[in-house]
């Protein structure tokens, strides 16, 4: 110098609860990616289909990035 790590500052986000006709607003469980994607597992959900007829099981579609991996972008930078 360059890399990991992430104390410290400054800031950001926003679980749930209050408040509002609503947009918001208040508060603060927590998060170094609680920034972005459904690419893997997971996890939940009408309606169809299929199996079974008791509970329910399997697909399909959807949604969850605050469930886990992964990918891509990001502020500071002590020990």
């Nucleotide at each position: 110098c360059u890399c990991c790590c992430g104390a410290a500052a400054a800031g950001g986000c926003a679980a749930g609860g209050c408040c509002u006709c609503a947009c918001g607003g208040c508060u603060a469980c927590g998060c170094a990616a609680a920034g972005u994607c459904a690419c893997g597992g997971g996890u939940c959900g009408a309606u169809u289909g299929g199996c079974a007829a008791c509970c329910g099981c399997c697909a399909c579609c959807g949604a969850c990035a605050g469930c886990c991996g992964g990918a891509c972008u990001a502020c500071c930078g002590a020990a």
c-di-GMP-I riboswitch aptamer from Marinobacterium sp., 79 nucleotides, folded computationally. Model confidence (mean pLDDT): 83 of 100. Its Rfam family is "c-di-GMP-I riboswitch aptamer". Rfam describes the family as follows. GEMM was predicted in a large-scale screen for bacterial structured RNA regulatory elements. Genes associated with GEMM are involved in a diverse array of functions, including chemotaxis regulation, signal transduction, secretion and chitin. Rfam links the family to the GO term cyclic-di-GMP binding.